This is a predicted structure of a 468-nucleotide part of an RNA (small-subunit ribosomal RNA, 3' major domain) from a Candidatus Aenigmatarchaeota archaeon. The coordinates come from a structure-prediction model, not an experiment, and the mean pLDDT is 80. Its Rfam family is "Archaeal small subunit ribosomal RNA". Its Rfam clan is "SSU clan".

[in-house]
Context: one part of a larger RNA
RNA sequence: UGGCGGGGGAGCACACAAGGGGUGGAGGCUGCGGUUCAAUUGGAUCCAACGCCGGAAAUCUUACGGGGAUCGACAGCAGAAUGAAGGUCAGUCUAAAGGGCUUACCUGACAAGCUGAGAGGUAUUGCAUGGCCAUCGUCAGUUCGUACCGUGAGGCGUGCGGUUAAGUCCGUUAACGAACGAGACCGAUGUCCUAUGUUGCUACUUCGCAAGAAGGCACUCAUAGGAGACCGCUGGUGAUAAACCAGAGGAAGGAAUCGGCGACGGUAGGUCAGUAUGGUCCGAAUUUCCCCGGCUACACGCGGCCUACAAUGCUUGAGACAAUGGGAUGCAACCCCGAGAGGGGAAGCCAAACCCCUAAACUCAAGCCUAGUACGGAUCGAGGGUUGUAACUCACCCUCGUGAAGCUGGAAUCCCUAGUAAACGAACGUCACUAUCGUUCGUUGAAUCCGUCCCCGCUCCUUGCACA
Repeated sequence: UGGCGGGGGAGCACACAAGGGGUGGAGGCUGCGGUUCAAUUGGAUCCAACGCCGGAAAUCUUACGGGGAUCGACAGCAGAAUGAAGGUCAGUCUAAAGGGCUUACCUGACAAGCUGAGAGGUAUUGCAUGGCCAUCGUCAGUUCGUACCGUGAGGCGUGCGGUUAAGUCCGUUAACGAACGAGACCGAUGUCCUAUGUUGCUACUUCGCAAGAAGGCACUCAUAGGAGACCGCUGGUGAUAAACCAGAGGAAGGAAUCGGCGACGGUAGGUCAGUAUGGUCCGAAUUUCCCCGGCUACACGCGGCCUACAAUGCUUGAGACAAUGGGAUGCAACCCCGAGAGGGGAAGCCAAACCCCUAAACUCAAGCCUAGUACGGAUCGAGGGUUGUAACUCACCCUCGUGAAGCUGGAAUCCCUAGUAAACGAACGUCACUAUCGUUCGUUGAAUCCGUCCCCGCUCCUUGCACA
């Protein structure tokens, strides 16, 4: 100087407390371990691995197993007009193939038999690396110049009294200044004004039975530019400071809310399998192509999620209200066929125009009457549809039948402070097909806290140390 302490002091955080909802029990989906297997390719393993590698693998992907086949730039040596290398009818080996072999033909100058040397390698090393990322942590820290103190390592500044989300600011002090971080900054949302109105809007006018059309740009909305919030004002506390508390006005009040932005460094953290790259290795195979299989196995253990166990519910019928996005070998209105999945036609739209697109929870009415049920839907049987070369291993959907476990889950443990939690659906990504995943979007919409450092962790000061 650091680190550590079941030492002390100060402060903070869904850390605890106060509350809401879960997980842990059941069935399923998915990832991991283990076991099995010809192969079940490889990586990631406390927080910070385990719906992670955008990793939803039928072939491809694909790196794994089995089988078959292919490839050596350049140089040297042996070979080659006594025909190299290449191509091909037929037959045969074969899952298939002039890939090999038999026989024959076409063409006409090079050559993988050997030695080096390459191309290639999802071979190895993330403990040789770049780049990118995770995490401590959006925590408030990390340093420098000059001066001063100390023999020196080093200290001071960065301390103390207040204050803040903050090394934020004020005051004081052997310090005075400065840099990176914090903040400022950038984007979105929330209010108003101005301009512009088509593909948007429709208060008013005209036409029309209506649908709608023509005027119109007031409103909604869209695009662009501005205004607005600063403890600015009032009162109190405070040191007359920084600031804090209450109030007024205001769409918004004390960082308005949410995001982007992640200091010096630590974890030899992760990634050589995204790409790049040093070293090592393989080099006619550890390269490359094809077919089939595997990554989908299953006594078991773990993580994350989905659906439930029901009456604040389920079933049937009727009715209402979104936002974000996407669309050309695409989205498809509408019509017809079908009980449905879907099929046959087909207008429009490269989209504020047309389409995906009827949101669902919700409301109303009727039924169910506490039961393993009109709850729950696993599993299995039969029939049908779609995508695709191909659904046996191993896809999704529809209809009928079947109707398992499950009656709120031990010890333990997770998330959350407001348009949040919880509930409800929608779109997109992946995508030929396939979403209980991820990323966004809106709809309904709470309870509790305004405290503390007891648990966990972090920051600062101080103290002890058989630690470095």

It was read from a public genome assembly.